Annotation: The RNA shown here (transfer RNA) has 72 nucleotides and comes from an Anaerolineae bacterium. The RNAcentral record of the sequence draws on ENA. Its Rfam family is "tRNA". The family's RNA type in Rfam is transfer RNA.
[in-house]
RNA sequence: GGGUCUAUAGCUCAACGGCAGAGCUACCCGCUCAUAACGGGUUGGUUAUAGGUUCGAAUCCUAUUGGACCCA
Numbered sequence: 001g002g003g004u005c006u007a008u009a010g011c012u013c014a015a016c017g018g019c020a021g022a023g024c025u026a027c028c029c030g031c032u033c034a035u036a037a038c039g040g041g042u043u044g045g046u047u048a049u050a051g052g053u054u055c056g057a058a059u060c061c062u063a064u065u066g067g068a069c070c071c072a
Stems, first nucleotide, its partner, number of pairs: 001071007010024004018055001026042005048064005
């Protein structure tokens, strides 16, 4: 210098162009003499940033930024 992949909750990850979800964590309750485990519940999002397409974008297109990798 050229190219590929990737970015979604505190963490790990889902989500056919049509209501953004799960597990873990945290918090509350139950159970227990108590703790752990277990059961129930609650909270938590500018979907990396900026534009574009569309009736409608996490999803498609462009640019930028961060990360990983390949070629030279």